């Protein structure tokens, strides 16, 4: 120094243009005489910027960070 690849909630993950999701955790009630367990409910998320497009987490360009090859 160049191909590739990945970056979404506290955590590890789904969504492949058109309301962001599930699971574990976190907050509030409930149940129980208390805990453990249930159960109902909330809160919290697209790594930064530009571009296309009616409309971007998604398509493209640069950047940051990370993995991974070859020199």
């Nucleotide at each position: 120094g160049g191909g590739c690849c990945u970056a979404u909630a506290g955590u590890a993950u789904a969504a492949u243009g058109g309301u962001a999701a599930c699971a574990c955790g976190g907050g509030a009630c409930c149940a129980u005489g208390g805990c453990a367990u249930g159960g109902u409910u909330c809160a919290g998320u697209c790594g930064g910027g530009a571009g296309u497009c009616c409309g971007a987490u998604u398509c493209u360009c640069c950047c940051u960070a990370g993995g991974u090859c070859c020199a």